[in-house]
Context: one part of a larger RNA
RNA sequence: CUGGGCGUAAAGGGCGCGUAGGCGGUCGGGUAAGUUACUUGUGAAAUCCCUCGGCUCAACCGGGGAACUGCGUCUGAGACUGGAAGGCUUGAAUCCGGGAGAGGGAUGUGGAAUUCCAGGUGUAGCGGUGAAAUGCGUAGAUAUCGAGAGGAACACCUGCGGCGAAGGCGGGUUGCUGGGCUGACACUGACGCUGAAGUGCGAAAGCUAGGGGAGCGAACGGGAUUAGAUACCCCGGUAGUCCUAGCCUUAAACGAUGAAUGCUUGGUGUCUGGGGUUUUAUAGUCCCCGGGUGCCGUCGCUAACGCUUUAAGCAUUCCGCCUGGGGAGUACGGUCGCAAGACUGAAACUC
Repeated sequence: CUGGGCGUAAAGGGCGCGUAGGCGGUCGGGUAAGUUACUUGUGAAAUCCCUCGGCUCAACCGGGGAACUGCGUCUGAGACUGGAAGGCUUGAAUCCGGGAGAGGGAUGUGGAAUUCCAGGUGUAGCGGUGAAAUGCGUAGAUAUCGAGAGGAACACCUGCGGCGAAGGCGGGUUGCUGGGCUGACACUGACGCUGAAGUGCGAAAGCUAGGGGAGCGAACGGGAUUAGAUACCCCGGUAGUCCUAGCCUUAAACGAUGAAUGCUUGGUGUCUGGGGUUUUAUAGUCCCCGGGUGCCGUCGCUAACGCUUUAAGCAUUCCGCCUGGGGAGUACGGUCGCAAGACUGAAACUC
C1' cells in the first nucleotide's frame, strides 16, 4: 500500500468561491504514450522451488532444471485511456418573453404597546406571590383623559408557506442589487464535476472607539423560601441587548445525513410557472408538463429505529473525516487575535 466505515455506535469540513490535482458527453478518421501479443537481450553466483546424486540418515554439500513475477530492444494489434487535429448537441453557459419571493444593502416613514415628563379628573391604597415581604403612594400613587419625549420590536396577515450557499431573513415606501424558476426559439460548442492549498461569508456571546439607552436584563443589592439557598419566586438594577466603524470565527453552525450526475413502483397535501379541457367569464372544475416543500408508503437497504425519486436504494467521480475508553481537544511548538481565546494537536500513564 491493500480493508471496513461516517443519520442515532468513532467519523460529513459551519457555508460559498476557487488554484493545483483527480475525474469527465457524443461521432468518424489519424497517432501509438499508457495497454496488449510476439521476438530478442539482460535479469551474476548463492538463496527459494522441483529433480537426481554424495557424506550410514538428516542438517550440510554437489549436478541438472525451473524460477528470478523486472528492465531494455524488434515487429505487430488499435478496443479502451491519453496526446494532436476536425465535427455534433443531449451536459454547461448566453440572448429573448414571462412570473414568485421576510434574498441583500441604502433611504426616509407608520400605527399599537411599554416607560418617562407636564397637566386635568379623582382618593387610599397600589404592586407582587403558593402565601408574603422588600418596593411605590396623602410631597397625592394605582386607575382614567387628552398633549409631549424617546428607544426598541413589528400583533393580525402567518401557513410542516416563501427566499437564501450557510449563518439567517417578517410593518409599509422608494432607488440600487444577487440568485433561482418557467416558456419559446436563437446562439456558443464539452466551455463540465469536484476541489488539497488559498480566499470570502459566518447566530449568539465577547472585545475596541464613538453614539444611543424605552423595555428586558448576566453581575450586584434587597425581600422571601430553606437545615442552608452564593438558586428556582418577588422588588430593584450595571454591563449588554440597539446604531456606526473595526475585531473575534465559535455553536446541538442539525436533516446530528458533503457536493455532483444518472437510474429505480406509487398515493396524497401545499407553494410557484406553463399547457389543455369545460364555462358567459382571466373565477372555479378536471387533466397534463416542469421547479420547490411536506406527509404516507412498495422494492431495496439498515444492528434496529427507520430511510424510501428531497434515499440512508442501485451506481460513478471528487473532497473531508473515523480506527477502544480515560488522559485530552489537554501539554508543547507553531499560526492568528487587543484580549478572551481560536486553529493545528501529541505522549507518558491507566482500564
Molecule: small-subunit ribosomal RNA, central domain
Organism: uncultured bacterium